[in-house]
RNA sequence: CGAGUUCGCCGGAUGGCCGCGUUGGACCUUGGUCCACCGAGGAAAGUCCGGACUCCGUAGGGCAGGACGCUGGGUAACUCCCAGGCGGCGUGAGCCGAUGGAAAGUGCAGCAGAAAGCAAACCGCCGAUGGUGCCCUCGGGCGCACAGGCAAGGGUGAAACGGUGGGGUAAGAGCCCACCAGCGUCCCGGGUGACCGGGGCGGCUCGGUAAACCCCGUUCGGAGCAAGACCAAGCAGGGACAGGGUGGCCCGCCCGUAACGUCCCAGGUGGGUCGCAUGAGGCCGACCAGUAAUGGCGGUCCCAGAUGGAUGGCCAUCGCCGAGGAGACUCGGUACAGAAUCCGGCUUACAGGCGGACUCGUCAC
Numbered sequence: 001c002g003a004g005u006u007c008g009c010c011g012g013a014u015g016g017c018c019g020c021g022u023u024g025g026a027c028c029u030u031g032g033u034c035c036a037c038c039g040a041g042g043a044a045a046g047u048c049c050g051g052a053c054u055c056c057g058u059a060g061g062g063c064a065g066g067a068c069g070c071u072g073g074g075u076a077a078c079u080c081c082c083a084g085g086c087g088g089c090g091u092g093a094g095c096c097g098a099u100g101g102a103a104a105g106u107g108c109a110g111c112a113g114a115a116a117g118c119a120a121a122c123c124g125c126c127g128a129u130g131g132u133g134c135c136c137u138c139g140g141g142c143g144c145a146c147a148g149g150c151a152a153g154g155g156u157g158a159a160a161c162g163g164u165g166g167g168g169u170a171a172g173a174g175c176c177c178a179c180c181a182g183c184g185u186c187c188c189g190g191g192u193g194a195c196c197g198g199g200g201c202g203g204c205u206c207g208g209u210a211a212a213c214c215c216c217g218u219u220c221g222g223a224g225c226a227a228g229a230c231c232a233a234g235c236a237g238g239g240a241c242a243g244g245g246u247g248g249c250c251c252g253c254c255c256g257u258a259a260c261g262u263c264c265c266a267g268g269u270g271g272g273u274c275g276c277a278u279g280a281g282g283c284c285g286a287c288c289a290g291u292a293a294u295g296g297c298g299g300u301c302c303c304a305g306a307u308g309g310a311u312g313g314c315c316a317u318c319g320c321c322g323a324g325g326a327g328a329c330u331c332g333g334u335a336c337a338g339a340a341u342c343c344g345g346c347u348u349a350c351a352g353g354c355g356g357a358c359u360c361g362u363c364a365c
Base pairs, nucleotide, nucleotide: 001361002360003359004358005357006356007355008354009353010352012318013317014316015315016314017313018312020039021038023036024035025034026033027032028031041336045347046346048345049344050343051342052341053224054223055222056221060251061250062249063248065220066219067218068217069216070084071083072082073081074080085099086097087096088095089094100215101214105213106212107209108208122154123153124150125149126148131146132145133144134143135141136140162180163179164178165177166176167175181205183202184201185200186199187198188197189196190195228274229273230272231271237265238264239263240262241261243255244254245253246252281301282300283299284298285297287296288295289294319334320333321332322331323330324329
């Protein structure tokens, strides 16, 4: 210098004028005026996970069902995060993986191919022993064909029941041997562990698929801020009843059994206050523990709270991008998007820009 990998961050700035909302204060008389503070995001989004909180007349057990699935750690919790193992990809930095079990059982596999799971023989090789039919030079034959044997070679396929070499044979084959790979088992060593390294023995080889059923392990009660609580206003009652509720089922549990009760139908309201903004909170630290995620300690700050739903508009100067121009400059543009109970994640969208660490290639010293 070029090409990449990864982690983190920003995502317009300043000033002026006008406007909107919450909160606080003051004033006037019950909704206005003035003043002050604050007023969207990294994703506020999708609502996909996990929680806080609230209620369901306590949610205990079993069945069914769902979710998750290597190991260790983090966390309020998680399907998230960090670190590691294993497998795959990449020259590499690194990236990707629903990554428990296929020697419990069941199932599945298009096309091609002879044969696809307790396999098979299309081409091919052999045709030794025993056998059949022929041939010839006939007690014989190094002749032909078949029955039969084989799975080395060819061919098909994503995959064909280990690989290489040697022995062996009629031809062959783990049939036998050596080495290698794999599997099982035993032992030794390392690691908290997943797992890794080494050695012995064994049968010689036991395929894939579980985001197919299934098995094993862990875990899960349901509904959600329109949860829920209170105040105000308003209305018209009627019916049924020993049963009803627990939002899959059973047990269990709870309420009730004669009336101020429960359930259903009808009718009324649909206004206000709280929940609701101090919280697993933000920022800073040359601090402590840890590889890290994270935790601790100290300091500092209060930072949206609407409900016909505020968070906006204009101007000026500057920045950035594009086009034009020799130039001064001119014109155009400036992403994705936008709170609604809150928090931790994941995923998705995003013009442009900045920083850290690292890798490969080339050149120079």